A computed fold for a 685-nucleotide part of an RNA from a Candidatus Micrarchaeota archaeon, annotated as large-subunit ribosomal RNA, domain II.
The organism belongs to Microcaldota, within Archaea.
The coordinates come from a structure-prediction model, not an experiment, and the mean pLDDT is 82.
[in-house]
Context: one part of a larger RNA
Formats: sequence, structure tokens, C1' cells
RNA sequence: GCCAGGGAGUGUCUGGGUGUGGCGAGACGAAAGUCGUAGCGAAAGCGAGAGCUCGCAUACAUUGAGGAGCAUGGUACGAAAGUGCCAGAGUCACAUUCAUACGACCCGAAGCCGCUGCGAACUACUCGUGACCAGGGCGAAGCUAGGCUAACGCCUGGUGGAGGCCCGCAACCUGUCAUGGCAUGUCCUGUUGGGUGAGUUACGAGUAGCGGCGAUAUACCACUCGAGCGCGGCAAUAGCGGGUCCCCUCUGAAGUAUCUUUAGGAUAGCUCCGGCGGAGCUUGCGUGCGCGGUAGAGCUACCGAUUGACUGGUAUGGGCCCGAAAGGACCCACCAGCCUAUCAAACUCCGAAUGCGCGCGCUGCGUAGAUGCCGGGAGUCGGCCAUGUUGGGUAAGCUAGCGUGGCGAGACUGCAAAGAUAGUGACCAAGGUUAAGGUCCCCAAAUCCUAGUUAAGUGUAACAAAGGUUAGAAGCUCUUAAGACAGCUGGGAGGUAGGCUCAGAAGCGGCCACCCUUUAAAAAACGCGUUAUAGCGUACCAGUUGAGGGGCAUCUGACCGAAAAUAUACGGGGCUAAACUAGGUACCGAUACCUUGGAGACGAAAGUCUGGUAAGAGGGCGUGCUGCACGGCACGAAGUGUCCCCGAAAGGGAACAUGGACCGUGUAGCAGUGAAAAUCCUGGU
Repeated sequence: GCCAGGGAGUGUCUGGGUGUGGCGAGACGAAAGUCGUAGCGAAAGCGAGAGCUCGCAUACAUUGAGGAGCAUGGUACGAAAGUGCCAGAGUCACAUUCAUACGACCCGAAGCCGCUGCGAACUACUCGUGACCAGGGCGAAGCUAGGCUAACGCCUGGUGGAGGCCCGCAACCUGUCAUGGCAUGUCCUGUUGGGUGAGUUACGAGUAGCGGCGAUAUACCACUCGAGCGCGGCAAUAGCGGGUCCCCUCUGAAGUAUCUUUAGGAUAGCUCCGGCGGAGCUUGCGUGCGCGGUAGAGCUACCGAUUGACUGGUAUGGGCCCGAAAGGACCCACCAGCCUAUCAAACUCCGAAUGCGCGCGCUGCGUAGAUGCCGGGAGUCGGCCAUGUUGGGUAAGCUAGCGUGGCGAGACUGCAAAGAUAGUGACCAAGGUUAAGGUCCCCAAAUCCUAGUUAAGUGUAACAAAGGUUAGAAGCUCUUAAGACAGCUGGGAGGUAGGCUCAGAAGCGGCCACCCUUUAAAAAACGCGUUAUAGCGUACCAGUUGAGGGGCAUCUGACCGAAAAUAUACGGGGCUAAACUAGGUACCGAUACCUUGGAGACGAAAGUCUGGUAAGAGGGCGUGCUGCACGGCACGAAGUGUCCCCGAAAGGGAACAUGGACCGUGUAGCAGUGAAAAUCCUGGU
């Protein structure tokens, strides 16, 4: 892992609701008594129904239980008016559902505690009694011989054998390093360290858990240690995690608000079920009347920013000039006006669309009972995506909001694949028609039609920019046979080297001026150049040539710009259309729509409805046992295997084989009543 068996909303108390039944102003109980039959008031205390009208169902005529309103009554408050509550149905049992207390649907802690115990066979330290440490080296004190000294003493030789001394793959202890080894062990191998000492070691003994022991590592105390292990309290607690078992039918959410809180609750909202009541409701459209200050726009309409110029003013401030000073002139700041150029979420002289409120009409829903009201049961309180919009952020499959639609809880078709996008809301079966999207092949349907564009495989998917290159289209305008544009040939002069400046300044360093003449035309010079000249072009003119040329703004296409990790990447093949633009006609294509048949809900019918998580409600199937009734079975029960039939499902039934003794149907009831999951439990394999 697989298979089999086991495995989770149970029981009691009390209370609320619903249903059924008994009796009923009483019910129940053996009784005590409990609940009910009277309320109101804090209390003292006081102390109540059958009057009128409307009116649902029903009857039908005007009736009318229940219901509604008014009147009346009780009581509290009040001076009163008046207001609040009240004015005859309960009780017991059973069933079911919810809540409360208990383990309370099941499993799961780490932990806490104890008139509880077991542990020092491991290990820490200590005590007692023992054992052990190859070999080699160094050579302390002391002693001694000789020499020296006045002496203390010193020197040399010898002896001696100290030491947490040295070497050491002896034993033994340890555990430094290794990219070593494998079957990964606090192992092995190699290597390193200690190896007469704070040495190693055997046996015996001691210390016990809010304690021990510790050359401290919070180490060790039996694979357990920031407080051992066993047992008990104990089913500890868990707002957390996992799991929670047959079928069908009906409805069907929320991830929001407030408080507590912040992984949770409560109340409201949204949801389901039942009841009451009895006639309107209407989210959609139109219209009429109102509300508003957003988008936009505007600002000599406020407010606050904000460009430049002009005019005027000037107490004051700054700068600056004249003046002996007084004072005066100019500029800036400042104030005012006018012209001009701009802005605002917390500006508005203005001001939409959408929106909101009310009335009317329409539409839709409603006596098959709506809107509303009452009661009971929930779940939900992590949301997310698209789109519009407001904030934060360079941005994000980012983040905080608001509106709408979706996913969540929504299948099916398209987008290659898909949660949210496009189409469309799936009761079952069959046939047809379309939607989005497509129609060369994969792959159902056009190698369809008309007119263009593209040559880049652009494109056929999601669109990359500034910038650069290039092609085309149509438009406006100027010029042109009195010859354009470009090219080519020639000219491009004189006063003059204009004046000034300067070493020089001659068209061409700089400043000023920028005239005149000859001309077909020619600048007081547009560029290069020279130290300055010179020189070369240009403007401008003529000739030659012989047909278009120049400018402006617009639109369209293509290329470069263009970088991601195994190998290209429209889904692929491939395509020059099977790409793109504009238009057209067919066809394909969903569980959509239509038709036919069927099931269920509601309904008299016609008809309408039937996606669904959490959740609620309803109806069933099956298992074990019990009561009653009735059956089957050795001519073969249950169980098991194969196969067939029936039912919308849970399921039910036959045949054959096996098996060898029990089993079923109807009805009423009771539950240890349904498994694929819980790293579920036990067994098998």
C1' cells in the first nucleotide's frame, strides 16, 4: 500500500417551539402539591365584556367563527386631557427540534498537580578494598672526593634518583584532523594528544526529582533532562488542526454593520420553515414637479496660487546719482488700474449626464394569498476577479476604498490549455435552429464573391518607445514651352584695399556705415583660404539641354531600434493568402431557442417552474433487535460465486453453482443503524 472487521450529534436534568392524542375551567399526581382559571401597581392597595360598526373564509341577500376599529370596563400615573398594561384555555403524555449544565459529535497537545511509587546495572561525584603503567632519556635536592678561600662559601668530578619532566603505534586512556570507509554507528581506519599522575581501572557502597551530582557543558541522573520514569487527578483544557458513514425532492446564502474583539463570539443584515392577515405591491419604462454642486468650465465672481509689459501713486523700506544741507531725480519692493499668459481635492459667477424623492400612467407580480406582521431553525463575520472610479506606490498576478457584473456556489460552447473574459444559466430522452466564435489540414463548416493594401513570413497571438531609414496615396500652393528644376559651358566687373582700428585688417579679426557706376548679371559679400595679399567656390546673369519641378500640411505601409538562459515556436502543419482593410452571401457551431414524448412541484384547466456550496425543510431505501399477524425451508435456509431482469435513486428480484440449517413478508416499535479518508484502531497479506 491493499483487504476484512471496528470507528464520531449520544443519555439525563431544566426551559422554549412545533406536531399528535387524552381530558377540559380544569389538567396531572398515591399524596404533598404544581400549572391554569385576574389583572394593574415599586408598594400600600384596588380589582374587569358580551355594546356598535367594518369585514376574510363560509353562506349568499343584508349572513359572518376568528380578525380590525370605536365605545365601555379594571389598574398605575395624572388636577385634567390622556397614555401604558389587561379584560375566559389550559394541562398531561408521547414524538421531534433548539438551548442550558454535564466529557456533550470523535481524535489530538505542550503542560500542571499528588498524605503516589520505581530508578545511580548507564552516567556524575564521593567512600571502602584491590589491580595496572614495555623500553629509553634528561639528571633537582641531599651525600661524597679533590681543588680554592681568612671565613661564609665557591669550582670540578662522582654518587644520588626528584619531576602534574622528555621520547614512545608497549599496555591503557582519549578523541585533534580527514573531499578516508561503509550497511551512517556519538562506528571503523589512519593521524594527533596523554601515557608516575588532578593517572587509569575492577568490585563493593552512598547521594533521588521543586531533588541529586556537577574542574558549568544546563552537562549527567538507564537510547528520556531548562527539571527522570510509571501510575493517578483525566475523557485536563484546546476560540487551533484533522475526521464525521444511504438516496431523492424543494428553497438557498454570507464573507457586511455595531459591540466585544482581531484564527473567536453576540445582535442586526442576507437564508430556510411554519403561522397570522386579507389587497394591494412594483426594484423596470414613460411623464410631471422637486433635490443636488460632481464631470466640465471659469476666475476684474470670491479665495489662494501665477507670466510679461504699460500707466499712475507713494507714507514707508532697499539701491544708486546730484547737492554743503534742505531737498530732488532714477530703479526695485509695495499699492491701484488696464492689456496679456496660466492653475486648484479641502476655490466657485456657472454647471451637465447618470442619480435620488413624490405623483400619475404603463409593465411585471398578487385572492393558487403578494407587500406586511409574528414565531422557530440556521449558516455567514479570511473573500477573490473583471470593469468604471477615488487614494498610496517608479511599478507589480502590489496595496486601501466605492459602484456594477461575475467566480465563490455555475455545468455546457468559444478564447490551444483556463476561476473570473465572450456566448449561455444544465429536470430526463430524441430531432431541428442559432449564439459567441469560426469555415486549407489536424478539426465540423467557403481553398466563397467584390474592391483595395502589404513583400516585411509583416502578419496569421498578446501591438513596445524615443529616434533613424524608406515606400505609397490623395490635397493645397508656387513655378514652367516667353524654356522651368538639376547638370554642363561662360561671366561673376569698376569707384575700392569703403571708413575706423591695427604690426598688418585688401569682401571674409573687430566696430560703423552698407552708397554710387558699368551692366544680361555681379553682395561695402554666404563659405573655404592667406601673416596680410593671392587663390577656390556661392549668391546673381547668359548660353546649352528639352518636361516637368519646388514647397506645405495630412493619411497609410515596411525596416532598424528589439537582450535569457537544451532547439525554432502563429496551438501545430503550413500559408503570399490560409495576412490586413471595406463590403456581401452561404454554411458549421452550446445542455441557449423551437418541436415531440416523459418525471416531479403548483394549479380546476391553460400553463409556469425544476444549476447549486454552507444551511434549512420534506419524502424515501437499507441494517440489527422486539411485539402482533402470516409464511418459506434437507425435493436444500442463511452466506458465497457467475449471470440475467426490474426501479428515477438508495435498492429489489429470479436462474445456475456452492453451501448444509436456518430464513423471511406485512404492520407497530426500539436503536451500539449505513465509511474511502481521521500520518484513524486491530488483524491479515